This is a predicted structure of an 84-nucleotide RNA (c-di-GMP-I-GGC riboswitch aptamer) from a Clostridiaceae bacterium.
RNA sequence: ACCGAUAAAGGCAAACCCGUCGAAAGACGGGGGCGCAAAACCAAGGGUCUAAAGUCAUUUGACCAUGACAGCCGGUUGCCGAAA
Numbered sequence: 001a002c003c004g005a006u007a008a009a010g011g012c013a014a015a016c017c018c019g020u021c022g023a024a025a026g027a028c029g030g031g032g033g034c035g036c037a038a039a040a041c042c043a044a045g046g047g048u049c050u051a052a053a054g055u056c057a058u059u060u061g062a063c064c065a066u067g068a069c070a071g072c073c074g075g076u077u078g079c080c081g082a083a084a
Stems, first nucleotide, its partner, number of pairs: 003081002011036002016031006034071001040076003045073002047069003054063003
């Protein structure tokens, strides 16, 4: 460097519930704990979600990010050290 233990010290926190914010996706706080060796950071790469405003349509629809998601892929940085 790579790799990842039934290691040590610690860390994070899915679903769900309550509250707040938001048009929504979703976010934040509290509880909770499915999991995680990057579940830390990045939304100027890909992908996914939403569609307020806008455009088109005019049987309530379609398109669209300037809104989101890092626990989808990717990028950056990084703790520990058995085995191979």
It was read from a public genome assembly, where an Rfam model found it.
The prediction has a mean pLDDT of 89.